[in-house]
RNA sequence: AAUAUCGAAGGGGAUGGGGUCCCCCGCUGACCGCCUCCGAGGCUGAUGACUCCUGCUUCGCC
Numbered sequence: 001a002a003u004a005u006c007g008a009a010g011g012g013g014a015u016g017g018g019g020u021c022c023c024c025c026g027c028u029g030a031c032c033g034c035c036u037c038c039g040a041g042g043c044u045g046a047u048g049a050c051u052c053c054u055g056c057u058u059c060g061c062c
Stems, first nucleotide, its partner, number of pairs: 010025004016053006033043004
């Protein structure tokens, strides 16, 4: 100096935040949903999983 392996700080897992677990990247990166005639429209979802809070929509009652 180069390569390989393991690991860490840190970052991420389509709309805010908390807890636990899992996965990916670890900086030339991981990640950035689906459908259509590609013109513009339409649809689902606050989670990667479980769970709690908040927000949003609809209906009912007062």
Molecule: Fluoride riboswitch aptamer (crcB RNA motif)
Organism: Pseudomonadota bacterium